Two RNAs folded together computationally: RNase P RNA and transfer RNA, 463 nucleotides in total.
[in-house]
RNA sequence: CGAGAGCGCCGGACGGUCGCCGCGACUUUAUGUCGGGGAGGAAAGUCCGGACUCCACCAGGCAAGGUGCUGGGUAACACCCAGGCGUCGCGAGGCGAUGGAAAGUGCCACAGAGACAAUACCGCCGAUGGCUCUGCUCGCAAGGGUAGAGCACAGGCAAGGGUGAAACGGUGCGGUAAGAGCGCACCAGGUCUCGGUGUGAAUCGAGAUGCUGGAAAACCCCGCCUGGAGCAAGGCCAAAUAGGGGAACGUGUUCAUUUCGGUGGACAUCGGGUGUCUGACCGAGUUCCCGGGUCGGCUGCUUGAUCCUGCCGGUAACGGCAGGGCUAGAUAGAUGACCGUCACCCCGUUUUUCGGGGUACAGGAUCCGGCUUACAGGCGCUCUCGGUCA
RNA sequence: GCGCUAGUAGCUCAGCGGAUAGAGCGCUUCCCUGCGGAGGAAGAGGUCGUGGGUUCGAGUCCCACCUAGCGCA
Numbered sequence: 001c002g003a004g005a006g007c008g009c010c011g012g013a014c015g016g017u018c019g020c021c022g023c024g025a026c027u028u029u030a031u032g033u034c035g036g037g038g039a040g041g042a043a044a045g046u047c048c049g050g051a052c053u054c055c056a057c058c059a060g061g062c063a064a065g066g067u068g069c070u071g072g073g074u075a076a077c078a079c080c081c082a083g084g085c086g087u088c089g090c091g092a093g094g095c096g097a098u099g100g101a102a103a104g105u106g107c108c109a110c111a112g113a114g115a116c117a118a119u120a121c122c123g124c125c126g127a128u129g130g131c132u133c134u135g136c137u138c139g140c141a142a143g144g145g146u147a148g149a150g151c152a153c154a155g156g157c158a159a160g161g162g163u164g165a166a167a168c169g170g171u172g173c174g175g176u177a178a179g180a181g182c183g184c185a186c187c188a189g190g191u192c193u194c195g196g197u198g199u200g201a202a203u204c205g206a207g208a209u210g211c212u213g214g215a216a217a218a219c220c221c222c223g224c225c226u227g228g229a230g231c232a233a234g235g236c237c238a239a240a241u242a243g244g245g246g247a248a249c250g251u252g253u254u255c256a257u258u259u260c261g262g263u264g265g266a267c268a269u270c271g272g273g274u275g276u277c278u279g280a281c282c283g284a285g286u287u288c289c290c291g292g293g294u295c296g297g298c299u300g301c302u303u304g305a306u307c308c309u310g311c312c313g314g315u316a317a318c319g320g321c322a323g324g325g326c327u328a329g330a331u332a333g334a335u336g337a338c339c340g341u342c343a344c345c346c347c348g349u350u351u352u353u354c355g356g357g358g359u360a361c362a363g364g365a366u367c368c369g370g371c372u373u374a375c376a377g378g379c380g381c382u383c384u385c386g387g388u389c390a
Numbered sequence: 391g392c393g394c395u396a397g398u399a400g401c402u403c404a405g406c407g408g409a410u411a412g413a414g415c416g417c418u419u420c421c422c423u424g425c426g427g428a429g430g431a432a433g434a435g436g437u438c439g440u441g442g443g444u445u446c447g448a449g450u451c452c453c454a455c456c457u458a459g460c461g462c463a
Base pairs, nucleotide, nucleotide: 001386002385003384004383005382006381007380008379009378010377012342013341014340015339016338017337018336020038021037023035024034025033026032040361044372045371047370048369049368050367051366052230053229054228055227064226065225066224067223068222069083070082071081072080073079084098085096086095087094088093099221100220104219105218107214108213121161122160123157124156125155128154129153130151131150132149133148134147135146136145137144138143169187170186171185172184173183174182188212189211190209191208192207193206194205195204196203197202234299235298236297237296244290245289246288247287248286249285250269251268252267253266254265255264256263257262272282273281274280306325307324308323309322310321311320312319313318343359344358345357346356347355348354391462392461393460394459395458396457397456400415401414402413403412408446417433418432419431420430421429439455440454441453442452443451
């Protein structure tokens, strides 16, 4: 210098003018003046985990769902850190739903003989049985015995060909009629046992076992976790209208009682409109109180697993201690617009200059820890590989 | 804000992990008719919403994202 890897940070700056939403102080209580504050690294997706609240609940189990190497961190997690193993990369490093296929059930299309204790298309064999021929031999003959050759009918085999994503671990020797982990040696892997190291996942060594396809993001088995709902949770105050309950707003008769003023009980009687009246029809009045709920308001609400700095412990995630800080709380939702200077980017012109345009993604809604996704541009630290120079 | 569902041809929908994804309606061309409809024959039309992963193989299984819709005061 070039190409990369990992981690962290910023994400327009300054000044002015006019506005918006909270807070505090003052004051003539009108709303004004002054002071101070006002989005993010993702506020997003709502994918996980918690706090908080209400409901349910003896413990526990089933079902259902989630999760899955080991150790640690944490309030908790599917997150983070460290490590093991696998895999990719020359490397720094990246990626991995990474328990069990030897509990069981099911699946592996097409092709292929055969897709997992099952098979034979081509092929190999002819030991055994069968058939044919020949030689020798026994027998008078029928026929028998024996040796050899042939057929490939029964049968044996799975080495080779071929198919497929995948073919029953590979090489060699022995063995055999031909073959085959059938036997042996070596190699790859697995399982079991013992021993060393490690908290552990694992790893190293020795021995035994012929045990050897994939897939559990198929059902499932095993371990662990989960009661349900969510701030539109929940609590408080509470209008108009309608509806629910109660009392009063009158009169008469009668009974009881009486201090002769009254008090209590029972029964009856209502009002309005149309209408001259009756009948008939229609309606349930007025006022007050109580309780529920709606509109609305208050609360929950922002001081919190909080932030900054320093020290200590820990490889780290993280934890502890000390000091300091207060940093949005709106409710249809405030944080915006304009001007100037500078910075950066794009376009035109182009040696510069100059002119014009633009400033990433996006935006709180109970709060917090994560993950994921979006993001113009820029900065810092550590490390790797290659080249060049000294 | 919270909870949930769906996405396959122009439309409405099927689709055990297994060839080149189907059906009805619609569309195009031809036949039929004087013309049109109906009828008959043939045909075109698909990034299975997008991107990754598991698998020999994904429309289907898993994850993330995008879009549309529904419910709760």

Its mean pLDDT, the model's own confidence on a scale to 100, is 76.
Rfam match: Bacterial RNase P class A. Rfam classes the family as a ribozyme.